[in-house]
RNA sequence: GACUUAUCAAGAAAGACUGAGGGACGGGCCCUUUGAUGUCUUGGCAACCUUUUUUAAAGGUGCUAAAUCCCACUCCAAAAAAAAUUGGAGAAAGAUAAGCG
Numbered sequence: 001g002a003c004u005u006a007u008c009a010a011g012a013a014a015g016a017c018u019g020a021g022g023g024a025c026g027g028g029c030c031c032u033u034u035g036a037u038g039u040c041u042u043g044g045c046a047a048c049c050u051u052u053u054u055u056a057a058a059g060g061u062g063c064u065a066a067a068u069c070c071c072a073c074u075c076c077a078a079a080a081a082a083a084a085u086u087g088g089a090g091a092a093a094g095a096u097a098a099g100c101g
Stems, first nucleotide, its partner, number of pairs: 003099006013042005021031003026071003043064003047061006068093001073090006
């Protein structure tokens, strides 16, 4: 890296350094010099795995703006025939964990 399984409407800060982008991609719409992003440290949250004194604790990874921020592709319903809009379901893609190789 590929594959398999599970989850993704909840939750969670501050400091130092850096300095212009970032939110996966596309379209939107947002965040951002009142400092984004990235790195480090200390906290916190609680998804998976492991261990133990087993409904709790510790450890490993993860996470710490907005529903995976929304949509995309297919289907169903509504009004109003087409398109658009709203709601719902399923997939695809993505993220995380464990396994496998």